[in-house]
Record summary: The RNA shown here (c-di-GMP-I riboswitch aptamer) has 87 nucleotides and comes from Tepidibacillus decaturensis.

C1' cells in the first nucleotide's frame, strides 16, 4: 500500500424517549438521553421505504384512490474523503 476488524489505544457519532421549536405530514433542528455504530463522516446518483400539502381522478353529503417536486444515507448499493494496526 490493498484487505480485514482485537477482549488493543486514541478520538468521535447517538438510537428510543423527554422537552423546546420548525413543518400539511413523514420528518428535521437544538438540548438532556445512550440502544447501537470503523465510516452511524460527506453525497439523494440507483433500488426500497415513509409522507401526500398542491395537483389529478372518482363522488358530490361524509369522503376515496393516484402522484414527489417533500423526506430517510442509523434500509441497501454506489461515488468520495478519513483515524487506530493485533492476526
Nucleotide at each position: 500500500u490493498g484487505u480485514c476488524g482485537a477482549u488493543a489505544a486514541u478520538a468521535g457519532c447517538a438510537a428510543a424517549c423527554u422537552u423546546a421549536u420548525c413543518g400539511a405530514a413523514a420528518g428535521g433542528u437544538a438540548a438532556g438521553g445512550a440502544c447501537g455504530c470503523a465510516a452511524a463522516g460527506c453525497c439523494a446518483u440507483g433500488g426500497g421505504u415513509c409522507u401526500a400539502a398542491g395537483g389529478a381522478a372518482u363522488a358530490a353529503u361524509c369522503a376515496u384512490u393516484c402522484u414527489a417536486u417533500g423526506a430517510u444515507u442509523g434500509c441497501c448499493a454506489g461515488g468520495u474523503u478519513g483515524c487506530c494496526g493485533a492476526a
Background
The same sequence occurs in records of 3 taxa.